The RNA shown here (transfer RNA) has 73 nucleotides and comes from Ramazzottius varieornatus. Taxonomically the source falls in Ramazzottius (Eukaryota, Opisthokonta, Metazoa, Tardigrada). The same sequence occurs in records of 2 taxa. Model confidence (mean pLDDT): 82 of 100. The RNAcentral record of the sequence draws on ENA, Ensembl Metazoa and Rfam.

[in-house]
RNA sequence: AGCAGAUUGGCGCAGAGGUUAGCGCGCUGGGCUCAUAACUCAGAGGUCCGUGGAUCGAAACCACGAUCUGCUA
Numbered sequence: 001a002g003c004a005g006a007u008u009g010g011c012g013c014a015g016a017g018g019u020u021a022g023c024g025c026g027c028u029g030g031g032c033u034c035a036u037a038a039c040u041c042a043g044a045g046g047u048c049c050g051u052g053g054a055u056c057g058a059a060a061c062c063a064c065g066a067u068c069u070g071c072u073a
Base pairs, nucleotide, nucleotide: 001072002071003070004069005068006067007066010025011024012023013022018056027043028042029041030040031039049065050064051063052062053061
């Protein structure tokens, strides 16, 4: 330098243009217990990498950028 992939709560990941952006782990509080763990109930936490664009409507489509990973040279 070229090509490909990835970027979504603290972490790991889902997510068909329209529903409330969900799941697991973790965190906080309650229940249970002599107590802890386990189990169970509830809750907080995301403006979806950025800026534009197309669309009635975007996390999703298009363009340009950013970061990371891999391949080629």